[in-house]
């Protein structure tokens, strides 16, 4: 200290999530010890049962008992009396307030305690307990009688004590105990200690969708009443009192010392422990008393529980335990009062659930330990593996050790001060003994984040904090070995702080990421020019008070260390007082002006405002004339207008809007916004002069005022234009765009409305800080006969540009630089600028302004691809010009489809479809049936056996099964080997079973297209960029030339092969007398070399020349980085994953050739540039020995027979076809076409039914030139002719691969299509246009608004009723007291009104969700360019019409 995630990849800018601390926690797994804290956060919800406050006999009288003979003494009960019970424990309901924290302070109280003064006399009279009786179930009540005090009362006594100005009044006690001394006590004042009441300035929560609040309110005078001031309460008088520095409402909360967490500054928090309120089932009230309006008191009302004999009683755990409830959760119905402390008491003593301890819970914090040492064969096991081996791993086993813990045995504290008196405890501790013994889990391994394989699974199961894993090799899911953290825990969950500077005082921002108000005026409020005095509020310095204690830090001491606890010491950043300083700042008084600001004077300049009159040009409309068939209007058209005479021309006239040139980056206004001219009225603004004023000033929340356009109301006006609307086209559709009409509006005068991309996407003043160059208005100098030019300076408004600044892009004296003052606004993305609520509006609507849910992004600027119905420049048989065809028939052949047992597999736009496969009757074959086989039809190995092989019976279709019978090799050192063959058992064989999306090699394709990169400099934060651009030129990133680049690699070219020219050599089998042809072999030749013209004194380019060939002479092999998860696991090879008496293998027959139909490559043709006959010429490749096969016979011929020759320049295939002469056919479905079909042969082969080619004869369809559409070629090329050949028994060959023969036509060009390169812009695409993406419609699912209302809450208000209390008034009564009213007033009820909740039939919008319709609105000109604001209109996205922006 940061780190994941937005992208193809950058940089910001943003949210989101993660690493660390914490915790009165809880849940899962696990779980030896101790020690030292904490333990109902929810229901202030209800409690059983114990306990938690009593004491005093040294106040009193009595009663019981014990001992005494008795006075009488001790012990105990209830009582009258005293204190105490207002403390100590709880708990946070409630409450934003002097309620709590600090500071001050006046008008007060104080039992008990200290001190100091002074008293303490004499007297009555009751009353409870008791005793005798009533009444009640009971709690209790009552009635008559007896009694005592430190209980009550009366007199006296009085003082420094109250009341009074004074005179004067007035008010006290009590005993008890002791033999005394005397001690406790009581009475009154004074006064102190502690403690309380009251004031009082400050501080510390959210919200203004709470802006106004208040009648005892504010004051005042009297009175009253309090310990005590005071509207505390009353009466009468004023009409105040609070509020924007937040009143009043509303919603939360006990405050704090402090804790947790941060570097701090802050943000949360308010268990425990300390101090302070507040409160005791909810509510209300007083009494007692020194203190209460009282947790374990009283009265009352309510609510709820208990008892009840039904009349009437009783209760309050938020005291310690404990129960139930509630809850994710929170302990014992224990032990002393031995210590500290508290209550009474003279005290001894008694209470004490306050506390001191013990259980209870890993609830937290701390400490121990589960053992140490050696110990490789690197053991079994078990997991991985490449099968070598590696890993668990010194880890174990095993050999020596030691016992902290633990078990058992002994002893045993301190705490006591203080004579007894120790709950905790036979604990802590100490000493033996014994034995490794009794003790380790939890999460995690993709990346942030330490830590990797295997196996299952297969978008399933499931994982996940954020990114994300998971669809058949998952290092993410489970399980396993191995690893990592931590460790009696471990990790999930939940909350808080940090990170997060992501609310920014330290410590942001605001062109374009969210963020400047539309735009000025000016209120408060903020800030403000110089100067000298005065005072000292801020502000500095010193001191005094205070800031409780704990707590934190720092030193130290105790418990064996820590935790933990003691002592010191520091801090406590605050606040008050006191003396001091006066430079800033504020405060007052004086004064100042070359600075600010505003005046005044003399000049400018302007579409700046108001109103008022006025002008010309065009549109429209109308009147006359002229004229005649079209006019209009689009890409084309139509609707429309015109013979009732338009469109045109011409003259005249009416009306309304709107102002051409001038005119400009111009001017003028705050700002919106302003333009024919003339007048009047009116704002501001520049200079100049330094005359006056003397800081008067800057922003400036509220408020006020202007405010484009559309729209609103009333009224006028109405030419053009034109929402809406009609029609006409376009189109799948067209509620559009496009045309040809139209209404509202636009216009004018009034009043509304307050919005816009109201943008410079840049608030407003001030000061500073390099220049360049325009333009406007003014000034000044210098110059001029006067001007221009020209220098200097103010003030606008424009471009470039420096430092600087920014994520960049840009800005730069008009800042987005640098600083100052002041106002407005942002805080992640939808939801939404939308609901609610207010407030303005006539409405449209405008301000104000959310949640609840959802998502990990959303966004800004640059980059480098692609991509454009963007743009330039450039290529290709890519268009065009041209031959010739395909689509239209028949027929072959391949593919889909169908179809079958099977009809095997693969190939699917360019880049399948005469493709693999350059040969399916069997074989081939992989596919169907059928019949068999099981170490196997092939391979290694072991064992046993025989050579091997050859004849040959029977069963079967055949595989195969079962049988005779011949036969005895090769090497050899003699044991045995090597090949074969048979048998056996098992390792293994075999798979044309899957995965080309898990591979290799191969191979298509773009494309023979010219590009793909690097190195090193340089330029950018950075992605990348320069280079590789840009000018020419090239087929070429080809060369040339410029240039922050300078060089290189791959390609391209050339180097390699064939043909073409000629030389040299050579000469079979060629050729035959020619110093050729032809083979072969090695050479010359061609490089823009020559000349000439353009070019840049280039590169080249264009024309010559000469040469067999001229500018790459013509083919051809050769295919950069890459693209397309292209093809191919069935050529081959291979991971993996499936078959293993079958998915293997043998056979037979079958299929792979099926056929309603679709497509694709082809033959053949429709004839006369032809058919048919007959005769003639002339090649080149190439193959030949299970072969080509001559000559000759024989057949109509396919063949057959023959045997010459020929392993081939020698023989044979081999006839060359078109072509050339001659004859015939005469335009006919023909003497053109040849399918089809029947017949009857030939050949190859075991075998020609499915299924062969080939002859003969005989048959003689379609077809008369092909629709939209499509292919090929640019020179020996098309076209047309015919040969040879691989494959191959033969053959479905029209196909493939080559060879000659004849032998063209056109190309002016690049504007269109197709495909390609460079460069350039725009982009919201990067799976890259086949792209992204909007909006209704359907469907599920969530949360929300309105809703007609329904419940519920709980404040105030008005009325009625009124309890007990306190006050009062009247009767009664000697008195006490009692009865009946009065005011106040808890709970209660009515009642109207807002308010907040939760529910609601319906209904509105949103938002989420792999594969739902409809269309395409945006992204490129996104095909109409797109958005704002307005109004219409429409299924939807949208469309129009006005007016702005240019993002």
């Nucleotide at each position: 200290a940061g780190a994941g995630u937005u992208u193809g990849a950058u940089c910001c800018u943003g949210g989101c999530u993660c690493a660390g601390g914490a915790u009165u926690a809880a849940c899962g797994c696990u779980g030896g010890c101790g020690g030292u804290g904490u333990g109902c956060a929810u229901a202030a919800c209800a409690c059983a049962u114990g306990c938690a406050a009593g004491u005093c006999a040294a106040a009193c009288g009595g009663g019981u008992g014990u001992a005494g003979c008795a006075a009488u003494a001790c012990a105990u009960c209830a009582g009258u009396g005293g204190c105490a019970a207002a403390c100590g424990g709880g708990u946070g309901c409630g409450u934003a307030a002097c309620a709590c924290g600090u500071u001050g302070g006046a008008a007060c109280c104080u039992c008990c305690c200290c001190g100091g003064a002074a008293g303490u006399u004499g007297c009555g009279g009751a009353u409870a307990a008791c005793c005798a009786g009533u009444c009640g179930a009971a709690a209790g009540a009552u009635u008559g009688g007896a009694u005592a005090a430190u209980a009550c009362g009366c007199a006296a006594u009085a003082g420094u004590c109250c009341c009074g100005c004074a005179a004067g009044g007035g008010u006290a006690a009590a005993g008890c105990a002791g033999c005394a001394a005397u001690g406790c006590g009581c009475u009154u004042c004074c006064g102190g200690a502690a403690g309380g009441g009251c004031c009082u300035g400050c501080g510390g929560c959210c919200u203004a969708u709470c802006a106004g609040c208040u009648a005892g309110u504010u004051g005042g005078u009297g009175a009253g009443g309090u310990a005590a001031c005071g509207g505390c309460u009353c009466a009468c008088c004023a009409a105040g009192g609070c509020u924007a520095c937040g009143a009043c409402g509303g919603g939360u909360a006990g405050c704090u010392g402090g804790a947790u967490u941060g570097a701090g500054a802050g943000a949360u928090c308010g268990a425990u422990c300390a101090g302070c309120c507040a409160c005791a089932g909810g509510g209300g009230a007083a009494c007692u008393g020194a203190g209460a309006c009282a947790c374990g008191g009283u009265c009352c009302c309510c609510a709820c529980u208990c008892c009840u004999a039904c009349g009437g009683g009783a209760g309050g755990c938020a005291g310690c335990a404990g129960u139930g409830a509630g809850g994710a959760a929170u302990c014992u119905u224990c032990c002393g009062c031995a210590a500290u402390g508290g209550g009474c008491g003279a005290a001894a003593g008694c209470c004490u659930g306050a506390c001191g301890g013990a259980g209870c819970a890993a609830c937290a914090c701390c400490g121990c330990g589960u053992g140490g040492a050696g110990g490789a064969u690197g053991a079994a096991g078990u997991g991985g593996u490449u099968c070598g081996c590696c890993a668990u791993g010194u880890a174990a086993a095993c050999u020596c050790c030691u016992u902290u813990u633990c078990u058992g045995a002994g002893g045993g504290a301190a705490g006591a001060a203080u004579u007894c008196u120790g709950a905790c405890g036979g604990u802590a501790c100490c000493u033996u003994a014994g034995g490794a013994a009794u003790a380790a889990g939890c999460a995690c391994c993709g990346g942030c984040u330490a830590a990797c394989u295997c196996u299952g699974u297969g978008c399933c199961a499931g994982c996940a904090g954020c990114c994300g894993c998971g669809g058949u090799a998952a290092g993410a899911c489970a399980g396993a070995g191995g690893g990592u953290g931590c460790g009696a825990g471990c990790g999930u969950u939940a909350u808080c702080c940090g990170g997060a500077a992501u609310c920014a005082u330290u410590g942001g921002g605001c062109g374009u990421a969210a963020a400047g108000c539309g735009u000025g005026u000016g209120u408060a409020g903020g800030c403000g020019g110089a100067g000298c005095a005065u005072g000292a509020a801020g502000u500095c310095g010193g001191g005094g008070g205070u800031a409780a204690a704990a707590u934190c830090u720092c030193c130290a001491a105790g418990c064996u260390c820590a935790a933990c606890u003691u002592g010191g010491a520091a801090u406590u950043u605050g606040u008050u007082c006191c003396c001091g300083a006066u430079a800033c700042u504020g405060a007052u008084g004086c004064u100042c002006u070359u600075a600010g600001a505003a005046g005044u004077a003399u000049g400018c300049a302007g579409a700046g405002g108001c109103a008022u009159c006025u002008g010309g040009a065009a549109u429209u409309c109308u009147g006359u004339g002229u004229g005649u068939a079209g006019g209009g209007g689009u890409a084309a058209a139509a609707u429309c207008c015109g013979u009732a005479g338009a469109u045109a021309c011409a003259c005249g006239g009416a009306g309304g809007a709107a102002c051409g040139c001038c005119a400009a980056a111009a001017g003028c206004g705050a700002a919106a916004g302003c333009a024919g001219g003339a007048u009047g009225c009116u704002g501001g603004g520049c200079a100049u002069a330094u005359c006056u004023u003397g800081a008067c000033g800057c922003u400036g929340a509220g408020a006020c005022a202007c405010g484009a356009a559309a729209g609103c109301g009333u009224g006028g006006g109405g030419a053009g234009c034109a929402a809406a609307c009609a029609g006409g086209a376009u189109u799948a559709g067209a509620u559009g765009c496009c045309c040809u009409g139209g209404u509202a509006g636009u216009c004018c005068a009034c009043g509304c409305c307050g919005u816009a991309a109201a943008c410079c996407a840049u608030g407003a003043g001030a000061a500073c800080u390099c220049g360049g160059u325009g333009u406007a208005g003014g000034a000044g100098g210098a110059a001029u006969c006067g001007a221009c030019c020209c220098c200097u300076u103010c003030u606008g408004u424009g471009c470039c540009u420096a430092a600087g600044u920014u994520a960049a892009c840009a800005c730069g004296u008009u800042a987005a630089g640098u600083u100052c003052u002041c106002c407005g606004c942002c805080u992640g993305g939808g939801u939404a600028g939308u609901a609610c609520g207010g407030u303005c509006g006539c409405a449209a609507g405008a301000c104000u302004a959310a949640a609840a849910c959802u998502c990990a992004a959303a966004g800004g600027a640059a980059u480098a691809g692609a991509c454009g119905g963007g743009g330039a420049c450039c290529c290709a048989c890519a268009c065009a010009a041209g031959c010739g065809g395909u689509g239209g028939a028949g027929c072959a052949u391949g593919u889909g489809g169908u179809u079958c047992a099977a009809u095997u597999c693969g190939a699917c736009g360019g880049u399948a479809a005469a493709c693999g496969a350059g040969g399916a009757a069997c074989c081939u074959u992989a596919c169907c049936u059928a019949g068999g086989u099981u170490u196997g039809a092939c391979a290694u190995c072991u064992c046993g056996g025989g050579a091997a092989u050859c004849c040959u019976g029977c069963c079967g279709a055949a595989a195969g099964g079962u049988g005779g019978g011949a036969g005895u090799g090769c090497c050899g050192u003699a044991a045995g080997g090597a090949a074969c063959c048979c048998g056996a058992a098992g390792a293994c064989a075999g798979g044309u079973g899957c995965u080309g999306c898990a591979u290799g090699g191969u191979u298509g394709u773009c494309g023979u297209c010219a590009g793909c990169u690097c190195g090193u400099g340089c330029c950018u934060u950075g992605a990348g960029g320069u280079g590789u651009u840009u000018g020419g030129u090239u087929c070429a990133g080809u060369c040339c030339a410029u240039a922050a680049a300078c060089g290189a690699g791959c390609g391209c070219a050339a180097c390699c092969c064939u043909c073409g020219u000629c030389c040299u050599g050579u000469g079979u089998u060629g050729u035959a007398u020619a110093u050729u042809u032809c083979g072969c072999a090695g050479g010359a030749g061609a490089c823009u070399g020559c000349c000439g013209g353009c070019g840049c004194a280039a590169a080249g380019u264009c024309g010559g020349a000469g040469g067999a060939a001229g500018g790459u002479g013509a083919g051809g092999a050769c295919g950069a980085c890459g693209u397309c998860a292209a093809a191919u696991c069935a050529g081959c090879a291979u991971g993996g994953c499936c078959c293993u008496u079958a998915u293997a293998c043998c056979u037979a027959g079958g299929g792979c050739u099926a056929c309603a139909c679709a497509c694709g490559u082809g033959c053949u043709a429709c004839a006369a540039u032809g058919g048919c006959c007959g005769u003639u010429a002339c090649a080149g490749c190439a193959g030949g020995a299970a072969g080509c096969c001559a000559a000759c016979c024989c057949g109509u011929a396919a063949g057959g027979g023959g045997g010459a020759g020929c392993a081939a320049a020698u023989c044979c295939u081999u006839a060359a076809a078109a072509g050339a002469c001659g004859g015939u056919c005469u335009u006919a479905g023909u003497u053109c076409g040849g399918a089809u079909u029947g017949a009857g042969g030939u050949c190859u082969g075991c075998a020609a039914c499915u299924c062969g080619a080939c002859c003969u004869c005989a048959u003689g369809a379609a077809g008369u030139u092909g629709g939209a559409a499509u292919c090929g070629c640019u020179a020996g090329u098309a076209a047309c002719c015919g040969c040879g050949u691989a494959u191959c028994a033969g053959c479905c060959a029209u196909g493939g691969c080559g060879c000659g023969g004849u032998g063209a036509a056109u190309a002016u060009g690049u504007u269109c299509c197709u495909g390609g390169g460079u460069c350039u812009u725009g982009u919201a695409c990067u799976c890259a246009c086949c792209g992204c993406c909007c909006g209704u419609c359907a469907a599920g699912c969530u949360a929300u608004g309105g809703g007609a209302g329904g419940u519920g809450g709980g404040a105030g208000c008005g009325c009625c009723u009124a309890a007990a209390g306190c006050u009062u008034u009247c009767c009664c009564g000697c008195a006490a007291g009692g009865g009946a009213g009065a005011a106040u007033c808890a709970a209660g009820g009515c009642g109207a009104u807002a308010c907040c909740a939760c529910u609601g039939a319906c209904u509105g919008g949103a938002g989420c969700u792999a594969a739902g319709u409809c269309g395409u609105a945006a992204c490129a000109a996104g095909g109409u360019a797109u958005c704002c604001g307005u109004a219409g209109g429409a299924g939807a996205a949208c469309c129009u019409g006005c007016g702005g922006a240019u993002g």